Background: Predicted 3D model of a 468-nucleotide part of an RNA (small-subunit ribosomal RNA, 3' major domain) from Theonella swinhoei. The prediction has a mean pLDDT of 83.

Context: one part of a larger RNA
RNA sequence: UGACGGGGGCCCGCACAAGCGGCGGAGCGUGUGGUUUAAUUCGAUGCAAAGCGAAGAACCUUACCAAGGCUGGACAUGGCGGUAGUAGGAACCCGAAAGGGGGACGACCCGUAAAGUCGGACACCGCCGCAGGUGUUGCAUGGCUGUCGUCAGCUCGUGCCGUGAGGUGUUGGGUUAAGUCCCGCAACGAGCGCAACCCUCGUCCCGUGUUGCACUCUCACGGGAGACAGCCCCCCGCAAGGGGGAGGAAGGUGGGGAUGACGUCAAGUCCGCAUGGCCCUUACGCCUUGGGCUACACACACGCUACAAUGGCGGGGACAAGGGGAUGCCAACCCGCAAGGGGGAGCGAAUCCCGGCAAACCUCGCCCCAGUUGGAAUCGGAGGCUGCAACUCGCCUCCGUGAACGCGGAGUCGCUAGUAACCGCAGGUCAGCACUACUGCGGUGAAUACGUUCCCGGGCCUUGUACA
Numbered sequence: 001u002g003a004c005g006g007g008g009g010c011c012c013g014c015a016c017a018a019g020c021g022g023c024g025g026a027g028c029g030u031g032u033g034g035u036u037u038a039a040u041u042c043g044a045u046g047c048a049a050a051g052c053g054a055a056g057a058a059c060c061u062u063a064c065c066a067a068g069g070c071u072g073g074a075c076a077u078g079g080c081g082g083u084a085g086u087a088g089g090a091a092c093c094c095g096a097a098a099g100g101g102g103g104a105c106g107a108c109c110c111g112u113a114a115a116g117u118c119g120g121a122c123a124c125c126g127c128c129g130c131a132g133g134u135g136u137u138g139c140a141u142g143g144c145u146g147u148c149g150u151c152a153g154c155u156c157g158u159g160c161c162g163u164g165a166g167g168u169g170u171u172g173g174g175u176u177a178a179g180u181c182c183c184g185c186a187a188c189g190a191g192c193g194c195a196a197c198c199c200u201c202g203u204c205c206c207g208u209g210u211u212g213c214a215c216u217c218u219c220a221c222g223g224g225a226g227a228c229a230g231c232c233c234c235c236c237g238c239a240a241g242g243g244g245g246a247g248g249a250a251g252g253u254g255g256g257g258a259u260g261a262c263g264u265c266a267a268g269u270c271c272g273c274a275u276g277g278c279c280c281u282u283a284c285g286c287c288u289u290g291g292g293c294u295a296c297a298c299a300c301a302c303g304c305u306a307c308a309a310u311g312g313c314g315g316g317g318a319c320a321a322g323g324g325g326a327u328g329c330c331a332a333c334c335c336g337c338a339a340g341g342g343g344g345a346g347c348g349a350a351u352c353c354c355g356g357c358a359a360a361c362c363u364c365g366c367c368c369c370a371g372u373u374g375g376a377a378u379c380g381g382a383g384g385c386u387g388c389a390a391c392u393c394g395c396c397u398c399c400g401u402g403a404a405c406g407c408g409g410a411g412u413c414g415c416u417a418g419u420a421a422c423c424g425c426a427g428g429u430c431a432g433c434a435c436u437a438c439u440g441c442g443g444u445g446a447a448u449a450c451g452u453u454c455c456c457g458g459g460c461c462u463u464g465u466a467c468a
Stems, first nucleotide, its partner, number of pairs: 001468002003465003007462007015452002019415005026305008034296002042053002064291007073130001077129007088105001092101003109120003132280002135278003141274002143269003146265001148263001153192006159168003172183003198257004203225007228251001231245005307408001311367007323354003328347002333342003374405001379400007421444007
């Protein structure tokens, strides 16, 4: 000087408390451990791995396994030598394919005056310098990322103090979300952080106006105004600032986002990419078919659906936002109980379509507390769609079957407001899809916070130390 303390003081954070809803029990989905396997490819492992890399594993992907094949190679560039009906290549044969054999037919470009010739290029064969490697090392690395932590901190120049490590500044008194600002002070300044500048939502004004019925409004696009503790009262040191009030669409950083200081964890990633070293080069490279990544006594993590009556089912009725669409979205109409099929209009889209764009909600009726008209797992059957192909291993529909489950031990998680909870909608990936995931969007819309003693994490000052 730090770090640490079941030392002290001050202060924060859904940290506790207060409150609402969950998880831990059930069934199922997904990930992981383990086990199994020819292979179940690899990585991630407390917080900060485990719906993570996966924003799409039937083939492909694919890195794994088995079998069949190829070697100058699926791909780049250069050198030497050689070959002539060369390159290319149909039928046909072996084969699961890849590959191998076979050869009808049969070229292109440049130079020389021209050419069927010659030389060159291309191609092919041989050899070489090489290609190739998701092989290894994230303890050799770049880059990127997680985390402490959106925490309020981390430093520098000069001066001053100290033999020195170092200190001072940055401590102190107030104040703030903040090393935010004020005052004081051997310090005076400055940098990276904080804040502001950026985007978005909320109010108003102006301009523009197709595709928005009308165009005042709504809306869309662009520009601007508005909030600064500005005004009043009180507190405080005439300071910074704090409490209350008015006006206002909005107050005291208005809500949200983007933004992550010096550094820590030899944190993560050589399988995104790049890259040093090492290693394999008829193979640790390359192609193909099939299988595997989907296994299943178990264990854990994250979710979905429930256990019902503020509920379930049937009929009727209402109201969104944000997105996507040309190998695409697909209307009317017809067929089918339905998934879906036919059909073909419109739309590169404020125009047409997904989409009558929702569901919770409202209303009428049934159910009458029961493992049930709760709950949907599981299994049987019949169909539909995508795709070369749904056996391993896709999704959807209908009929039948109807399991566990009656609110969950110890323990544990989220959330302070348009939040939690509940409800549906869209999108990316994508032929299709295992999405209950993720990223967004709107609808309905709470409860509680006395307080900081305690648990967890953190900031500043101080104290002890045999630790660094």